[in-house]
Context: one part of a larger RNA
Molecule: small-subunit ribosomal RNA, 3' major domain
Organism: uncultured marine bacterium
C1' cells in the first nucleotide's frame, strides 16, 4: 500500500424487521446426483450448477451402444483417364451397399479442346463433438448499474509512497457546494438513444363516424366527413423554473402553486479499473498433442425417456372468496403463401369436409379469461382433487412398440394447507386471470412478450446477509 478483525464511525441495499404469496409435505412435469446399463454421449457443481447449452431427443438432430460395410474417402482443392449432366426399371439386402437395365447426347470452340457434373485412379491430403479453458481469441457470468478506478504537472517523503480522491455539508452517485499544496484530466455517474405518461401540427386508408343523408333483421355497410379515436412523422412539454421555510449569502433539502406528469415521472438499452487461473476447444476460431483401413466416414436397430432412492425448478391441488350449469361483457401484443384458413355441412368430441378471403391496420388464427347475472351442490375425501388403469378414437408422420399429443366412455390414488428450514415482492408491484409469439411435420405445466383485475405493509437500522467511504490494530502481503 492492500487484505483481514466474533475493532470504532458513518451510509445504503427486499438485508432485516412490518406485511402479502409461496417452496419444504401429496401427485404429476421438468432438471440433476447416484444406482443400473452393451450404451444410458458430452459439458454446466457454492452464491454465479441444476424448466442451464437445448428456441423443442420417435428416424434425422446424434455426438453414445450394438450389428453391417468404406478406406483418398460424407466434404475442399490439385493431377490423370473414361463418360455429358441426368433419368426408368427390376434383383439381393434392414439399409448403407452390390449388380443388371431404359431413354438421354446437351452448352462454348481458333476443332487441339474447354466450362459445369459424374465415374474410376495416383498421392499430396482431407477428416477428428479426440485431449488441454491451466497455452489462446472471441462471448459470457459474478462482484454490481456498486460508485468507484486512474492519469499529468506540481508538491511532500531517502524510499516503497502520499497528496490530488481526505474534511464540512449535500446526493442515487467521486452529485454538488465550500474549504484545501494542490492545479487540471481521463474512463466510470448522469445527459444524449428506445418505450411509455399530456398536448399541437400535418397526413386519412385498410383504420374511425360528430353532425347530414341513404339502405338493412341488424353492421360504417353506402353516400359523405376529418370533428373524435386510432395509426406515424415532425414538434411542446419538467428546467428545482417560480413562491414560501431551513441552510453558510452556497450546493441542497422540506412545504406549495401550476401542470398530464415534479423534483431521477415510470420502464429499457447501456456494466469502469478490476476479481474469481470462474466459464466455454462441443457455437466459431486457434497453438500444441494424439488418431489415420480409424479416435475418420456410411447405414440399420437400439440408447440419450432406465429407477430401490436423495435434491433443485415449476405445474395441479387439498375447496365455498370454491366446483358444475345456463346466459351475457370488456383487452393487448403477436403470427400468417412449403402459410392462416372463414361461413356452411358431419361427428358428443379431438377432428373430418369444404373452399371463400388473405402476401395482411383490409382475410384468417380469434372463441379471450379472472368477471356480472341466475341457478345447484352444503362440509362430505364431497358434484373436492384429478394420477393412475381399461376401452374407444383422431392428428401429425415412410413410421408412435421401445417413446408423440389430443379426445370420448369409464376409473377415480395421493391429497383436508405441509417439521427444522427457507424464497419472492415496496406499486400497476405482489397475488391472480387468460392471450400471443420463437423453436417446430408433431411434441410445454419450459422460456419470451401481452394485456385483464388488481391489494397489504414500511416504526426504525440493534440484529442476520451483501457492499461503499473514514479510521485503528495486525503474527498477513
Nucleotide at each position: 500500500u492492500g487484505a483481514c478483525g466474533g475493532g470504532g464511525a458513518c451510509c445504503c441495499g427486499c438485508a432485516c424487521a412490518a406485511g402479502c404469496g409461496g417452496u419444504g409435505g401429496a401427485g404429476c412435469a421438468u432438471g440433476u446426483g447416484g444406482u443400473u446399463u452393451a450404451a444410458u454421449u458430452c459439458g454446466a457443481u457454492g452464491c454465479a450448477a441444476c424448466g442451464c447449452g437445448a428456441a423443442g431427443a420417435a428416424c434425422c438432430u446424434u455426438a453414445c451402444c450394438u450389428g453391417g460395410u468404406c478406406u483418398u474417402g460424407a466434404c475442399a482443392u490439385c493431377c490423370u483417364g473414361a463418360g455429358a449432366a441426368c433419368u426408368u426399371u427390376c434383383u439381393a439386402g434392414a439399409a448403407a451397399u452390390a449388380g443388371a437395365u431404359u431413354g438421354g447426347u446437351g452448352c462454348c470452340u481458333u476443332c487441339g479442346g474447354g466450362a459445369a457434373c459424374u465415374c474410376a485412379g495416383u498421392g499430396a491430403c482431407a477428416g477428428g463433438u479426440g485431449c488441454u479453458g491451466c497455452g489462446u481469441g472471441g462471448c459470457u457470468g459474478u462482484c454490481g448499474u456498486c460508485a468507484g478506478c486512474u492519469c499529468g504537472u506540481g508538491u511532500c517523503g531517502u524510499g516503497a509512497g502520499a497528496u490530488g480522491u481526505u474534511g464540512g455539508g449535500u446526493u442515487a452517485a467521486g452529485u454538488c457546494c465550500c474549504g484545501u499544496a494542490a492545479c487540471g484530466a481521463g474512463c466510470g455517474c448522469a445527459a444524449c438513444c428506445c418505450c411509455u405518461a399530456u398536448c399541437c401540427u400535418u397526413a386519412u386508408u385498410u383504420g374511425c363516424c360528430a353532425g347530414c343523408a341513404c339502405a338493412u333483421c341488424a353492421u360504417g355497410g353506402u353516400g359523405g366527413g376529418a370533428a373524435c379515436u386510432a395509426u406515424a412523422a415532425g414538434g411542446a412539454g419538467a428546467c428545482u423554473g417560480c413562491c414560501g421555510g431551513u441552510g453558510a449569502u452556497a450546493a441542497a433539502c422540506c412545504g406549495g402553486a401550476g401542470g398530464a406528469a415534479g423534483g431521477c415521472g415510470g420502464g429499457g438499452a447501456c456494466g469502469a479499473c478490476g476479481u474469481c487461473a470462474a466459464g466455454u476447444c462441443a457455437u466459431c476460431a486457434u497453438g500444441g498433442c494424439c488418431c489415420u483401413u480409424a479416435c475418420g466416414a456410411c447405414c440399420a436397430g437400439g440408447g440419450c425417456u432406465a429407477c430401490a432412492c436423495a435434491c433443485g425448478u415449476g405445474c395441479u391441488a387439498c375447496a365455498a372468496u370454491g366446483g358444475g350449469a345456463a346466459g351475457g361483457a370488456c383487452a393487448a401484443a403477436g403470427a400468417g403463401c412449403c402459410g392462416c384458413g372463414a361461413a356452411g355441412c358431419c361427428g358428443c368430441g379431438a377432428g373430418g369436409u369444404g373452399u371463400a378471403g388473405c402476401u395482411a391496420a383490409u382475410c384468417u388464427c380469434a372463441g379471450a379469461a379472472a368477471c356480472c347475472u341466475u341457478u345447484u351442490c352444503g362440509u362430505a375425501g364431497u358434484c373436492c382433487g384429478g394420477a393412475u388403469u381399461g376401452g374407444a378414437g383422431u392428428c401429425u408422420g415412410c413410421a408412435a412398440c421401445u417413446c408423440g399429443a389430443c379426445u370420448c366412455c369409464a376409473u377415480g390414488a395421493a391429497g383436508u394447507c405441509g417439521g427444522a428450514a427457507u424464497c419472492g415482492c415496496u406499486a400497476g408491484u405482489a397475488a391472480u386471470c387468460g392471450u400471443a409469439g420463437a423453436u417446430c411435420a408433431g411434441a410445454a405445466u419450459g422460456c419470451u412478450a401481452c394485456g385483464g383485475u388488481g391489494a397489504a405493509u414500511a416504526c426504525g437500522u440493534u440484529c442476520c446477509c451483501g457492499g461503499g467511504u473514514c479510521u485503528u490494530g495486525c503474527a498477513c502481503u